Record summary: Predicted 3D model of a 90-nucleotide RNA (c-di-GMP-I riboswitch aptamer) from a Gemmatimonadaceae bacterium. Its Rfam family is "c-di-GMP-I riboswitch aptamer". Rfam links the family to the GO term cyclic-di-GMP binding.

RNA sequence: CCCGAUAAACGGCAAACCAUCCGAAAGGCUGGGACGCAAAGCUACGAGGCUACAGCGCGCCAGACGCGCCACGCCAGUCGAGCCGCCGAA
Numbered sequence: 001c002c003c004g005a006u007a008a009a010c011g012g013c014a015a016a017c018c019a020u021c022c023g024a025a026a027g028g029c030u031g032g033g034a035c036g037c038a039a040a041g042c043u044a045c046g047a048g049g050c051u052a053c054a055g056c057g058c059g060c061c062a063g064a065c066g067c068g069c070c071a072c073g074c075c076a077g078u079c080g081a082g083c084c085g086c087c088g089a090a
Stems, first nucleotide, its partner, number of pairs: 012037002017032003021028002035077001041083003045080003048075003055069005
């Protein structure tokens, strides 16, 4: 000098829950709040999971309603992958 990794340090994010709002729902924004997180930063590309408005099928005399299938919806704090990234002893 370079690489790398933890400790340490400056900090960062924010689960459950509560409140407002959006949404058919899953879930999301915002505020409070901290279970935790070295990527708990970003991206639905692969896998996995969640919901079922609409649609289709069935039940029902018909309808209401119910059941089943189903993602174009959702989950990045389920895993993988891609991209960006702070500090740096022994």